[in-house]
Molecule: small-subunit ribosomal RNA
Organism: uncultured bacterium
RNA sequence: AGAGUUUGAUCCUGGCUCAGGAUGAACGCUAGCGGCAGGCUUAACACAUGCAAGUCGAGGGGCAGCGCGGGUUAGCAAUAACCUGGCGGCGACCGGCGGAAGGGUGCGUAACGCGUGAGCAACUUGCCCGUGACAGGGGGAUAACCGGUGGAAACGCCGCCUAAUACCCCGUAACAACGAUUCCCGCAUGGGGGUUGUUUGAAAUCUUCGGAGGUCACGGAUGGGCUCGCGUGGCAUUAGCCAGUUGGCGGGGUAACGGCCCACCAAAGCGACGAUGCCUAGGGGUUCUGAGAGGAAGGUCCCCCACACUGGAACUGAGACACGGUCCAGACUCCUACGGGAGGCAGCAGUGAGGAAUAUUGGACAAUGGAGGAAACUCUGAUCCAGCCAUGCCGCGUGAAGGAAGUAGGCCCUAUGGGUCGUGAACUUCUUUUGGCGCAGAGCAAUAAGGGCCACGCGUGGUCCGAUGAGAGUAUGCGUCGAAUAAGCAUCGGCUAACUCCGUGCCAGCAGCCGCGGUAAUACGGGGGAUGCGAGCGUUAUCCGGAUUUAUUGGGUUUAAAGGGUGCGUAGGCUGCGCGACAAGUCGGCGGUGAAACCCCGGGGCUCAACCCCGGGCCUGCCGUCGAAACUGGCGCGCUGGAGUUCGGAUGCCGUGGGAGGAAUGAGUGGUGUAGCGGUGAAAUGCAUAGAUAUCACUCAGAACACCGAUUGCGAAGGCAUCUCACGAAUCCGAGACUGACGCUGAGGCACGAAAGCGUGGGGAUCAAACAGGAUUAGAUACCCUGGUAGUCCACGCAGUAAACGAUGAUGACUAACCGUCGGCGAUACACAGUCGGUGGCCAAGCGAAAGCGAUAAGUCAUCCACCUGGGGAGUACGACCGCAAGGUUGAAACUCAAAGGAAUUGACGGGGGCCCGCACAAGCGGAGGAACAUGUGGUUUAAUUCGAUGAUACGCGAGGAACCUUACCCGGGCUCGAACGGCAUAUGAAGGCAGCAGAGAUGCGGCCGCCCUUCGGGGCAUAUGUCGAGGUGCUGCAUGGUUGUCGUCAGCUCGUGCCGUGAGGUGUCGGCUCAAGUGCCAUAACGAGCGCAACCCCUGCGUCCAGUUGCCAGCAAGCAGUGUUGGGGACUCUGGACGGACUGCCACCGCAAGGUGAGAGGAGGGGGGGGAUGACGUCAAAUCAGCACGGCCCUUACGUCCGGGGCGACACACGUGUUACAAUGGCGGCCACAGAGGGGCGCUACCCUGCGAAGGGAUGCCAAUCUCAAAAAGCCGUCUCAGUUCGGACUGGAGUCUGCAACCCGACUCCACGAAGCUGGAUUCGCUAGUAAUCGCGCAUCAGCCAUGGCGCGGUGAAUACGUUCCCGGGCCUUGCACUCACCGCCCGUCA
Repeated sequence: AGAGUUUGAUCCUGGCUCAGGAUGAACGCUAGCGGCAGGCUUAACACAUGCAAGUCGAGGGGCAGCGCGGGUUAGCAAUAACCUGGCGGCGACCGGCGGAAGGGUGCGUAACGCGUGAGCAACUUGCCCGUGACAGGGGGAUAACCGGUGGAAACGCCGCCUAAUACCCCGUAACAACGAUUCCCGCAUGGGGGUUGUUUGAAAUCUUCGGAGGUCACGGAUGGGCUCGCGUGGCAUUAGCCAGUUGGCGGGGUAACGGCCCACCAAAGCGACGAUGCCUAGGGGUUCUGAGAGGAAGGUCCCCCACACUGGAACUGAGACACGGUCCAGACUCCUACGGGAGGCAGCAGUGAGGAAUAUUGGACAAUGGAGGAAACUCUGAUCCAGCCAUGCCGCGUGAAGGAAGUAGGCCCUAUGGGUCGUGAACUUCUUUUGGCGCAGAGCAAUAAGGGCCACGCGUGGUCCGAUGAGAGUAUGCGUCGAAUAAGCAUCGGCUAACUCCGUGCCAGCAGCCGCGGUAAUACGGGGGAUGCGAGCGUUAUCCGGAUUUAUUGGGUUUAAAGGGUGCGUAGGCUGCGCGACAAGUCGGCGGUGAAACCCCGGGGCUCAACCCCGGGCCUGCCGUCGAAACUGGCGCGCUGGAGUUCGGAUGCCGUGGGAGGAAUGAGUGGUGUAGCGGUGAAAUGCAUAGAUAUCACUCAGAACACCGAUUGCGAAGGCAUCUCACGAAUCCGAGACUGACGCUGAGGCACGAAAGCGUGGGGAUCAAACAGGAUUAGAUACCCUGGUAGUCCACGCAGUAAACGAUGAUGACUAACCGUCGGCGAUACACAGUCGGUGGCCAAGCGAAAGCGAUAAGUCAUCCACCUGGGGAGUACGACCGCAAGGUUGAAACUCAAAGGAAUUGACGGGGGCCCGCACAAGCGGAGGAACAUGUGGUUUAAUUCGAUGAUACGCGAGGAACCUUACCCGGGCUCGAACGGCAUAUGAAGGCAGCAGAGAUGCGGCCGCCCUUCGGGGCAUAUGUCGAGGUGCUGCAUGGUUGUCGUCAGCUCGUGCCGUGAGGUGUCGGCUCAAGUGCCAUAACGAGCGCAACCCCUGCGUCCAGUUGCCAGCAAGCAGUGUUGGGGACUCUGGACGGACUGCCACCGCAAGGUGAGAGGAGGGGGGGGAUGACGUCAAAUCAGCACGGCCCUUACGUCCGGGGCGACACACGUGUUACAAUGGCGGCCACAGAGGGGCGCUACCCUGCGAAGGGAUGCCAAUCUCAAAAAGCCGUCUCAGUUCGGACUGGAGUCUGCAACCCGACUCCACGAAGCUGGAUUCGCUAGUAAUCGCGCAUCAGCCAUGGCGCGGUGAAUACGUUCCCGGGCCUUGCACUCACCGCCCGUCA
């Protein structure tokens, strides 16, 4: 000293929370010792029992009890009984002093109660000290005792006797009181002294003869009483209070003043500087915290106050209205013989109760102190000690040194090994605080009685000796034994020091705040480890701090909470310049006080410390006194700059009242005129043939004032707009005559105050809440339409609010520029600067969180007022005031949240805007959606119908081939080193081949044949056994790699440096033009660069060159029925390699350029020629653990593996993708040409034979530019003639072919027969912009075969249309709004559960 928490991120505002310190604490876990301190915070609740205040015989009468002495009796005696106040002493009694202190508690009290400082000329003070004086004489009682008597008791009653330091009287006496007189003094009343007159007293006591005690007066000391200034809680949702009230005169009362009390008189007194009321509370020294200012507290110790069961009262006394006294009343408890009595722990212990919680019914008067006493002494729960409690503070210990094989064990890991616990332990050496045992053993003690000595003022003082210890055999010391007797608690996600494993799986739980936990939790629980503190550690509660989060020090109010709606103005606050004097504030010197303790500094004593002692400081204050005079203040005298007055000029939608005007609207009357009008997105309600709307004329009514008009003007604000008159007010400018601070602000108060609203009375054209109807809609108590009443207008009155806003209080001063405009002055001139006052724009400095403000401040200062202190609850409730009401003003709390907010940033989004693109729409062509079938999916079914894919981006997808296999699923039968693989050990010699038996098969049994190399150790290979590794298409694609889909072949995504911004971030990447493109050019606080775009690559289109077989054949030759068949040739086609070619290069026009346009030229191709490959940063926790890989988890005679069979092919349904069709642009039959790209040795097969055919049987060529699949099909010709057909071919029956171990579930193909639905397909929807769509066939992969109508390729024929970008979908850039950021499939409100 700060930190966490609002956001995707940022800055700010702001609350919440944490880290610190503290405590009379409590609770949890733990606990060795000592010192010092502390210990009912709750029920001022109730209390059993004991103790806490007595003492004096040197005041008295006495003698109950005890002891001694004496006596009598009994007895030998000891002794016993009795008598005796003679002595020591002494219960009770009279008397004195003390029981008013000490000790306890905090109920009450907001008060002169307390604190502080003063005052009493208005008082008192026992015991103590000093001074002076005095103590003469007398008297009458009474308690005890004794006798009697009442009562259960407590307690009395009657009678007789008696004493005193008890009581009374007389004398003496003034310094007391009163009167007279005189002197002196003071802050008022007044005080003091002298003289004189009147009135009032004593214990002549006790005595040990030393003394003690007594009375009066004065003085001192101490204690007390009373009065005053100042200070000392909360609520104004308590604003008025008061009748002895305030004062006076007189009196009473008191120690004393006083309305303290009383009679009379007056009508005062207190209060916003907070009276009165209500609530709370003992106050202070101090304590805790804080840098301080402050805030909080008042336990222990000290001072003061109050109280003593509750309430009241007095008595005694120096002192009480009296804790352990009295009386009365009350409640409660107890005793009782029922008549009546007793009691008061807030003393010390102790008990019950209450409570989270607070101790022993201890010891001693040894010390200190107190009461009594002459003293000895007695009493003392004050006090000193001990006991209990980790309640706090302080100190000590639980060992020290060495010791690595870094053992064992625990834990973790990348696990033959390493790390860590950890020098820790073991072990060796040493020490002995603490502890056990033994021995010694304090200080606290000073003195009393008494004695010795000394001094003197002779009964006192000093000094030396001299008994006495509860604590305590304690502290302490010495000896001895032995590491021996002694460590825990909390935490470890961030804040905040400290990390891993397992378990758990939004469960159990944690949590101070943020927040953790839904299968990899450093946050839960446990283990290991670590961190912090340590005889303690945590938790809870409370206080201060951090919180400058109530801001005096030290905050704010445009938008975060916060400027009153505005003005006038009261109190109050503040107030210009000069001079003079005063000294209240202010400043200084000195004096008094500010108790001690506490705190700080220095020093000292307990071994240290805590603790204690001494000295100093401090006590920031108050009082007095003496000074100073700058500032503030009050006083006096002046001044003119603030303010105002006067004169002149000017201005305006400024106000009030009156008069006037035209347009519009509506209405009335009349005319013209006819079928509609009106209204809307479209309509309808409505109006209209009884004549509307429209139009003309005249008339009436009420309200508002077009154009001018503006960034204008005026006003304090609300607000103010036709013209004119009257009255009133204001502002500005110029002049500089006058007043002389007359000023500013303004709590309360008063006034004004839009609209709506209320009351009374008018008025009522328009418009129009409510209301009605018509529409819209799922509904429509709305938006739209047709009507329509209050109201809108006027007068008077009320109301008193608003986004009453510049969300910005008023006044004054100061601080750069530039550009407008309104009113003056100056100048007069269509100019132009200047100046004063307004009103605007843009900006310097500065300010601000930023946006922004910026001489009209939100800048820099001064004065005054108002207001704010997290969000919600709530401007609500209650109360009060106001109002006719509606309502207004003032204005909470409980509870709840960890935020609520401001400004700005990046995105995303908008039924916001601008620009642009895409088969996106539009324009077209062909489809899908209806049928049958194929295929995939959902669903259902099933023993199983294995699994995955699910909007676009799943659904002829993984699968480019499910009859077995595949296969992961189901049923059944087997195996467990296992179906496959590696290492080691041992054994065997094979491996493999052939046939047999059982079995569904796996498998089991069994027969025959059957090794190699060698250095002779062995090795290779294989099998068996054992073992270590296996195996898993089991789970998690939300733990992952890799790969893929999609946005999207979209044009974007970023970086470095610089610059801007407090920052997130921006700039660059924006703007203009251009492009398919962030493509390029220009501009530019940016300059460059990277990933993307483009290009480079492949195919194709043209050409050249090279090459020439299996391809080709122009020319030459040969040959054939015919054929490049042969010789030959490289010309051509073609093949396949290398190059060329296209670049807006040329021309014209437009353009700064980039570039664009052109039926331009040339060219095979023209402005990217066509197609492919290539997919930026990223998004969707997108897909895949079942292609593969991989972390973690799970299974291990099974979730592994082998086999047989079944299933993946099910079928009421639903969807996607396709095929074939519904027919004549067609079907069928016939005829005839022309492709390209591919495949072929377990293959493709010419050709021949058989079969209607699938195919079969032969046979040949080809490892393929040679042979072959192979025929291409659309085409052409003929026929059919519109029909469920010569369309369509599903389904079914029969017969076959082929593949294959095997076609039942469940193959394809062929032939014959059968011939279903279907006649162009609803809403809706898909593809395509040219060699494209459409249409036609061909090939290939997988593959034994094939469910292929799928997929991937190939060529043939070969269109239509695009005006255009308003709309739908998707996308890009810029901009704007936002309360979204999981980002509009968002957020959020209400109701219900």